This is a predicted structure of a 103-nucleotide RNA (c-di-GMP-I riboswitch aptamer) from a Desulfobacteraceae bacterium. The sequence was found by an Rfam model in a public genome assembly. Rfam family: c-di-GMP-I riboswitch aptamer. Rfam links the family to the GO term cyclic-di-GMP binding. Rfam's curators write: GEMM was predicted in a large-scale screen for bacterial structured RNA regulatory elements. Lineage of the source: Bacteria > Thermodesulfobacteriota > Desulfobacteria > Desulfobacterales > Desulfobacteraceae.

RNA sequence: AAGCGCAAAAGCCAAACCAAUUGUAAAAUUGGGACGGAAAGUCACGGAUCUUUUCGGCGCUGGUUUAUAAUCGCUUCGAUUCAAAGAUAGCCGGAUUGCCAUU
Numbered sequence: 001a002a003g004c005g006c007a008a009a010a011g012c013c014a015a016a017c018c019a020a021u022u023g024u025a026a027a028a029u030u031g032g033g034a035c036g037g038a039a040a041g042u043c044a045c046g047g048a049u050c051u052u053u054u055c056g057g058c059g060c061u062g063g064u065u066u067a068u069a070a071u072c073g074c075u076u077c078g079a080u081u082c083a084a085a086g087a088u089a090g091c092c093g094g095a096u097u098g099c100c101a102u103u
Stems, first nucleotide, its partner, number of pairs: 002103002005100001012037002017032006035090001041096003045093003048088006054079004059074002062072003
């Protein structure tokens, strides 16, 4: 420097779930807790998934309006990135750093 993780040593991290806090939300942080992990260290660069805004459809004995309309709001369903902002590094790839053992 490159490869590798069968066994071992020293240690490390901590899913689900619960509590508190933050956030509209996806989620995050802290504490408890361990399903797992040889990069489950770090980075949202590519893909993917998710959230909010946006856009479109249904509905409303919702608002404005004399009023069908129009417009705004709410519920719900769906869509693009050739709109925007975010979340996930424990979804995959990539970048980068690193412990032990071993070739």